[in-house]
């Protein structure tokens, strides 16, 4: 990396919003969502003189008595205050919405009739007197009416009784005839008249009775209307009846009395939540969400009861009463209720003006004018929301400047600006200016004519004049997601919807710039809907991801077979009524478009009724047998219970034989035995469990079920015809059953074997392994009810290719019979079409098509856990969440990697050999530790005699000191100067360096010449030099290591939904992925091999050189040769592989070069180059002197030894490779030697280093710290080199140290190899035991792959991918957080009991009629027991979460003891251990 599950997250649309940045104008809408907290002030309900008396004032007129007329306040009196405004607090219910209904009521309005007679009692106002602060009360006294009250009359009104009809048999109802009750204002205007409101007329309002209309309302219906079953029972006026009493009106409404009933799983009760709706959001729809503002309904008016009055109320701006709040007060009592407009506090993230007018619209009184109306209409303020409109247009390249970015040439903002020209919406000045106006009142007179009415508002429009003028932002730019660069910062500051960016090159974080989206707004935050098919009816799922109840049986309820007739509930049609208006669609039409608004239409998916229809479902009746079931005949079974039986084993006890052991383990020990085991033979009692048969096999619903017999039983197949006649399937609650373990009680106890004990193991070992060993295991009986109770797959039923086994049954064919054999059912397995599936896989035993019903599921963790309730004798089951916390958790399959898995196969892996090293001294390196420095890198293998092939100066990067500052190096530049350079010489120094001085004064060209122009140089100037300073984790290039191992891709096809496979696997076979068969592959690249060097034979050519020359060795060049070519076995005819011939050489002949894809952020910035970054009078750059070499240790590598296969001494041989002119150096001399002189000869097959040594051969030493070994150390001495003190080698003399073959470890070698012997050469002045090279002399060993250690293939299993040096579990410590419990404590809610009890209604009784006194009922209070919710609690207790804490490794691989589940014991802690199950 996939593929799927499945959750988080985003992009879209909307709000009564709120915040931050910012703001030009206008329409149109909207604006206290919180404390139904509290309120200052003002206003929001009045009105009527044409109902009334009695009154003030003014104005006319007066006969001065007083008359009209207007105005006003109280009062009686009438209607209106029950509209209309305003909130959602209560309610989950007839509250609300939809259908119906009818046992009722309606003031005002309408039509209809019919009436309105006589009489009377009284009272506010007022007047007087009193009490009170007040508020207001109280005695007397006069007084009207449309106020009351009585009498009449009243067919229709209401009671009653009779009679009669009709009926659905409840009584209702319809006429009829008696009885008996209940009315009014003639009151006012106008007109006539009159002494007079005296009387009359009309009309008109007004009253009383009755009908009926209308219009609101009362009540009842049926259906619908949120969450909790961890709310499972509720109920006493509670169902019904009878009576009675209530009301407008049915009713237990309400009382007495009977009766015992209702509700309820279609969820009663109970708790929580909530006004309902029309509708609004949002979605393709279904739906889901919401109930702002507009219009219906309801309820409430500080909280709580209560009636009054009324046509209407239990009544916001009436009344009592109780209670909390607040105000006055003379302290004695009083007052008042903004959830009407406006305003104020307060609480909050928030949410307007103490405007204007009744001009329209509407209401309420009025005959009316008119008067009231914070309803209305209007205006103000908020960008709070929505439409529109501006913020100019055209032109304009040196593509200005800035500023950004640059590859330094250049680009970007950007036609953008500037600048010309040109409009005038908006602005601002000025001028003109509405519609909204119907009506109202007067007049003539039935339509005519006059007069009047605007809050908006001098506003909307209109016209003119100015003048680009007054007017742009926010948020993003890694990906989702449109939009990128530069600087800054360094896991910091910070950012973030997710997931995640930042630890020196950050498109992600801060700035600029530059871009991208919206735009008078843009974003953020909160909430809904959608993406989410993520609750799924449209439209999922449950083998392994979450999910099938352990089986069963069976209740309600879903579902249910064939025909016929019926009926008409579902179902279809039509038809009509309702579905308020507004909103919603669609047409037109008005506002200058829009938004907005007006007119018609749809639509409002629903509800009734009403006509029809009659397949289907459903209800009636009836028949059927293909579904069930039953009889009979037959059959196979560890099926189920009781009761006997049987053999082997096994310990036990006796007895015999018989001795020194047994036993157990990886290997011991505890243990058992001489008091006789162990072994062996007999007897004899115990218990438990059944070996072969036995199988993939057989039964049962599941759990389970095995000796053998015998009794009772249930269930199945399978045949055959009968029977019954749908009886069926499924199955919530119920009910049974139901392994292990475990519990109680009584047996029983061999084996076995939790806790325990001991004895190993280990770091520990509470464990694995070992010796004992109780519970349990068994049996009776009663409980427990769980398990990875698995086929991880509910039960019926039907349909879809086979192939093959088994078991069992039966029919056929065949036989004396069996058996084969074919057909047919039933069960049990295996492989497979189709088709399902994410894949694994499943496939007539489905995980395929269908159909019915049931139980489950909705991210991980928290957790099957806490409360709670049920069940239990406990353990404990069953039901069964939340707050917190993750961004995942998972399934299946791929590809590595990895396993204390597999199977195969290689390497000097290991073994089998030689020789080392580990121990000594000493080289060299490292580390450490010193140090002024002891430069620096390099760290397992793959750092450590590496970088270094050569540090005494130098080198050098390190330290100390002294110096220099365009520099010691490189281009180029400003200005001087003509020199410089170089030389001479003192001065100070360690020296670089500084100072000072001598001689010389320069070339080229051009000009008569001065000059001037260049070169060269020095000083100076400014660009810049220079740095072994930092990052090998920014690089290149090289360079190690897996590995000279055989591997690594690829193209095209093929398979697979993909990742990805195939090819590259398999089989022979090879040093090899080498070659061969086979094969969905087929070819191909990079490695392998070969080509290339060297080296062994042979030939051919050449011939410096060698050599006595001929030769030929030899050198050089070129060529041959070996190729499994030949035979011969084996094998598949191959490839090969063995053996043989020939051959110098055989199976790649020996060695080299050469290193595939990659791995290890291996290594190097200090060999080079290089990005960024630091430094620049130093971190550059000289110079002297130190340092890199110290020196308690500790490592790696080597060099030399411990000797006799050997020193030591004399003689005698016999190589190759290689260097050499600042070289190598002969001869011959000097010195004991190093080494000196010497100076022939070589640019070398010629000279020269050059002696090889180890052998040989003689002699010497005799096992000693030695004639072994050579370190140390002292004197002397050589060369090198400016210089050998720190710090060179040698070399000659003296000293003569450890060490006598080296613990655990551990290293190199397969033949000309290993051991051993010397030579050479690089670097290099001089300094090898190290490298790198060369030759001499020359072995042993290998059975073979079990085992380590590295590799390869290929199966496999993984919970690892940073890949086992990984993953991950618990406890325990620390810090946070959320929750449960918890002695209490504290507060709320809801109901119950008892006691007190206002105001109000009822109601008894007394009254002087005003009232007074019980009675009941009652809010509120007090009081008790419970109940439910919360809050807080000392404590303990389990969860979660935190970069690096602590102990152990349980878990993933056989995870080093196979995991895990149930259940029991035990342990610091993951765990163990027993017991029965699964396989994941």
């Nucleotide at each position: 990396a996939u593929c799927c599950u499945g959750g988080u997250c985003c992009a879209g649309g909307g709000u009564g919003a709120a915040c931050g940045u910012u703001g030009g104008c206008g329409g149109c809408g909207u604006g206290g969502a919180u404390a139904a907290g509290g309120c200052a002030u003002g206003c929001a309900a009045g009105u009527c003189g044409a109902g009334g008396g009695a009154u003030u004032u003014c104005a006319a007129c007066u006969u001065c008595g007083g008359u009209u007329g207007g105005a006003g306040a109280a009062c009686c009196g009438g209607c209106a205050g029950a509209c209309g405004g305003g909130c959602u607090a209560g309610u989950a219910a007839c509250g609300c919405c939809u259908u119906g209904g009818u046992a009722c009521g309606u003031a005002c309005c309408c039509c209809a009739g019919a009436g309105a007679c006589g009489g009377g009692c009284a009272u506010a106002a007022u007047c007087c007197a009193c009490c009170g602060a007040a508020a207001g009360g109280c005695g007397g006294g006069c007084u009207a009416a449309u106020u009351c009250c009585c009498g009449a009359u009243a067919g229709u009104c209401u009671c009653c009784a009779a009679c009669u009809c009709c009926u659905u048999c409840g009584g209702g109802g319809u006429g009829u005839u008696g009885g008996a009750g209940u009315a009014a204002a003639u009151a006012g205007u106008a007109c006539c008249u009159u002494u007079a409101u005296u009387g009359g007329u009309u009309u008109c309002u007004g009253c009383u009775c009755u009908g009926g209309g209308a219009u609101c309302g009362g009540c009842c219906u049926a259906g619908g209307u949120c969450c909790g079953a961890u709310c499972a029972g509720c109920u006493u006026g509670u169902u019904g009846g009878u009576g009675a009493g209530g009301u407008a009106a049915a009713a237990g409404c309400u009382c007495a009395c009977c009766a015992a009933g209702g509700c309820u799983a279609u969820g009663a009760c109970c708790g929580g939540u909530a006004g309902g709706g029309g509708a609004a959001g949002u979605g393709a729809g279904a739906g889901c969400u919401u109930g702002a503002u507009c219009c219906c309904c309801a309820g409430c008016a500080a909280c709580g009861g209560c009636a009054c009055u009324g046509a209407g109320a239990u009544a916001c701006g009436g009344g009592c009463c109780g209670u909390a709040c607040a105000c006055c007060u003379a302290c004695g009592g009083g007052u008042g209720g903004c959830a009407g407009c406006a305003g104020u506090c307060g609480a909050g993230a928030a949410u307007c003006u103490u405007c204007c007018a009744c001009a329209a619209u509407g209401g309420g009184g009025g005959a009316a004018a008119c008067c009231c109306u914070g309803a209305u209409g209007g205006a103000g303020c908020g960008a709070c929301g929505u439409c529109g409109c501006g913020u100019g247009c055209a032109g304009g390249a040196u593509g200005a400047a800035g500023c950004g970015c640059u590859u330094c040439g250049g680009u970007g903002u950007g036609u953008a600006a500037a600048c010309u020209g040109c409009u005038u919406u908006u602005c601002u000045g000025a001028g003109g200016g509405a519609a909204g106006a119907a009506g109202u009142c007067c007049g003539c007179u039935u339509g005519c004519g006059g007069a009047u009415u605007g809050a908006c508002g001098g506003u909307a429009c209109c016209u003119u004049a100015g003048g680009a003028a007054u007017a742009a932002g926010g948020g993003g730019u890694g990906g989702c997601u449109a939009a990128c660069u530069u600087c800054g910062u360094g896991c910091c500051a910070g950012c973030a919807g997710c997931a995640g960016c930042g630890g020196u090159a950050a498109u992600a974080c801060g700035a600029a710039g530059g871009c991208c989206c919206c735009a008078a707004a843009c974003g953020u935050u909160a909430c809904c809907c959608g993406a989410a098919u993520u609750u799924a009816u449209u439209g999922g799922g449950c083998g392994u991801a979450a999910a099938g109840c352990g089986c069963g049986c069976g209740u309600a309820g879903g579902g249910g077979g064939u025909c016929c007739g019926g009926u008409a509930a579902g179902u279809u049609u039509g038809u009509u009524g309702u579905u308020a208006a507004a909103u919603c669609c669609c047409a037109c039409c008005g506002c200058u478009c829009a938004a907005c608004g007006g007119u018609g239409g749809g639509c409002c998916c629903g509800c009734a009724a009403u006509a029809a229809a009659a397949a289907c479902u459903a209800c009636c009746a009836g028949a059927c047998u293909a579904g069930a079931g039953g009889a009979c005949g037959u059959u196979a079974g560890a099926g189920g219970c009781c009761a006997g039986u049987g053999g082997a084993a096994c310990a036990c006890a006796c007895g015999g034989u018989g001795u020194a052991g047994g036993g157990g383990u990886g290997a011991a020990a505890u243990c058992c035995g001489u008091u006789g085991a162990u072994a062996u033979c007999g007897u004899g009692g115990g218990g438990a469990a059944c070996a072969c048969c036995a199988a993939a096999g057989g039964c049962g619903a599941a759990g389970g079920c095995a000796u053998c017999u015998g009794g009772c039983u249930g269930g199945g197949g399978c045949g055959u015809u009968c029977c019954u006649g749908a009886c069926c399937c499924u199955a919530a609650g119920g009910c049974g059953c139901g392994a292990a373990a475990g519990c109680g009680u009584g047996g029983g106890g061999a084996g076995c074997a939790a806790a325990g004990a001991g004895g190993a193991u280990u770091a520990g070992a509470u464990a694995c392994c070992c010796u004992c060993g109780u519970a349990g295991u068994c049996c009776a009986c009663g409980c427990c009810g769980u398990a990875a109770a698995c086929g991880a797959u509910g039960u019926u039923c039907a349909c879809u290719a086979g192939c093959u086994g088994u078991u069992u049954c039966g029919a056929g064919u065949a036989u004396c019979g069996a058996c084969c054999c074919u057909c047919g059912g039933a069960g049990u397995g295996g492989c497979g079409a189709a088709g399902c599936u994410a894949a694994c896989g499943c496939g007539u035993u489905a995980a395929g098509u269908g159909a019915a019903c049931c139980g489950c599921c909705u991210g991980g963790g928290a957790a099957g856990u806490a409360c709670g309730g049920c069940c239990g004798c406990a353990a404990g089951g069953c039901u069964a969440a939340a707050a917190c916390u993750c961004a995942a958790a998972g399934g299946a399959a791929u590809a590595g990697a990895c396993g204390g898995g597999g199977a195969c196969u290689c390497g000097c892996a290991c073994a089998a050999g030689c020789g080392g090293u580990g121990g000594a001294g000493c080289a060299u390196g490292u580390g450490g530790u010193u140090u002024a420095a002891u430069u620096c890198g390099a760290c397992a293998c793959u750092a450590a005699g590496c970088g270094a092939g050569g540090a005494a100066c130098c080198u050098c990067a390190c330290c100390a000191g002294g110096a220099c500052u365009u520099g010691a190096c490189a281009u180029c530049u400003u200005g001087a100067c003509g020199a410089c350079a170089g030389u001479u010489u003192c001065c100070c120094g360690a020296a670089a360096g500084g100072g000072a001085u001598u001689c010389c004064u320069u070339c080229u060209u051009u000009u008569u010449a001065u000059u001037a122009a260049g070169a060269c140089g020095u000083c100076u100037u400014g660009a810049c030099a220079g740095g072994u300073g930092c990052u090998g984790c920014a690089u290149g290039g090289u360079u190690g290591c897996c590995g000279u191992c055989a591997g690594c891709u690829c193209g095209u096809g093929c398979c697979g939904u993909g990742a990805g496979g195939c090819g590259u696997u398999c089989c022979c076979u090879u040093a090899a992925g080498u070659g061969g068969g086979g094969u969905a592959a087929c070819g191909a690249g990079c490695g392998c091999a070969a080509c290339c060097c060297c080296u062994g034979u042979c030939c051919u050519g050449u011939g410096u050189u060698a050599u006595a020359c001929g030769u030929a060795u030899c050198a050089c060049a070129g060529g041959g040769g070996a190729c499994u070519g030949c035979c011969g076995u084996g094998u598949u005819a191959u490839a090969c592989a063995c053996g043989g011939a020939g051959g110098a050489a055989g199976g790649u002949g020996g060695g080299g070069a050469u290193g595939a894809c990659g791995u290890c952020a291996a290594a190097u910035c200090a060999g080079c180059a290089u990005g960024g970054c630091c430094c620049u009078u130093a971190u550059g750059u000289c110079c002297u002197g130190g340092g890199c070499g110290a020196c308690a240790c500790a490592c790696a590598u080597g060099c030399u030894a411990c000797a006799a296969u050997g020193g030591c001494c004399g003689g005698u041989a016999c190589a190759g490779c290689g260097g050499g002119u600042u070289g190598c150096c002969a001869a011959a001399c000097c010195g004991u030697a190093a080494g000196g002189u010497g100076g022939a000869g070589c640019u070398a097959a010629u000279c020269c280093c050059c002696a090889a040594a180890a052998a040989c051969c003689g002699g010497u030493c005799c096992c000693a710290g030695u004639a072994c070994g050579g370190a140390u150390u002292g004197a002397g001495g050589u060369c090198u080199g400016c210089a050998a003190c720190u710090c060179g080698a040698c070399c000659u003399c003296a000293u003569g140290a450890a060490g006598c073959u080296g613990g655990a470890a551990u290293c190199g070698c397969u033949a000309g190899u290993a051991a051993u012997c010397g030579c050479g050469g690089a670097u290099c002045a001089g300094a090898a035991u190290g490298c790198c090279g060369c030759g001499g002399u020359g072995a042993a060993u290998a059975c073979g792959u079990u085992c380590u250690c590295g590799a390869g293939u290929c199966c496999u299993g993984u919970a690892c991918u940073c890949a086992c040096c990984g993953c991950c579990c618990g406890u325990c410590a620390c810090a946070c957080c959320a929750a449960g419990g918890g002695a209490g404590c504290c507060g709320g809610g809801a109901a119950c009991g008892g006691g007190u009890g206002a105001a109000g209604u009822c109601u008894g009784c007394c009254u002087u009629a005003g009232g007074g006194u019980g009675g009941a009922u009652g809010a509120g209070c007090c009081u008790g027991a419970g109940u439910u919710c919360g809050g807080u609690g000392a404590c303990a207790u389990g969860g979660g979460u935190g970069a690096a804490g602590u102990c152990g490794u349980a878990a993933c691989a056989a995870g080093g003891c196979a995991c895990g589940c149930g259940u029991a014991g035990c342990g610091g802690a993951a765990g163990c251990u027993g017991u029965g199950c699964g396989u994941g």
RNAcentral holds the sequence, with entries from SILVA. Predicted 3D model of a 1480-nucleotide RNA (small-subunit ribosomal RNA) from a marine sediment metagenome. Rfam family: Bacterial small subunit ribosomal RNA.